c-di-GMP-I riboswitch aptamer from a soil metagenome, 72 nucleotides, folded computationally. RNAcentral holds the sequence, with entries from MGnify. The prediction has a mean pLDDT of 85.
Parts: sequence; structure tokens; C1' cells
RNA sequence: AAACGGCAAACCGAUCGCGAGAUCGGGACGCAAAGCCAUGGGACUCCCCGCGGAGUUCGCCAGGCUACCGAA
Repeated sequence: AAACGGCAAACCGAUCGCGAGAUCGGGACGCAAAGCCAUGGGACUCCCCGCGGAGUUCGCCAGGCUACCGAA
């Protein structure tokens, strides 16, 4: 390089959550770690007069761990 394949944004439906959002089904905008980890930063939600607390997001960035195929 090529191939077997993988994941699945928006949106729609169902369920859960006060919410950010999550899960499942449909769907495909994209992704070579769009696999995993909230460790640092960012963004967002709820509570709080505030300090702060509890959360969501790894498909925002960084960091850590792991990993498929692979011709000349």
C1' cells in the first nucleotide's frame, strides 16, 4: 500500500437522571486508538449567600495504560 474488520456525531424512538448527560435500538458526521483511565487543564450541570461540595464530558486538550492488519 491493500484487505478482514472496528467505532459511531447530529437527528429519531424507548428507558433512567433535578440537570449536564447515560443506556438500548435505528442512523452515519466523522475517527488509526472515536479502545480504557476523570490524573492535570478546559467546558458543562446541580446544590450553595459565598467559600466550597457533588457530578457530566476521554468524539476538547495534555498525560498514563493497552492494542488489530501490515505488501514491496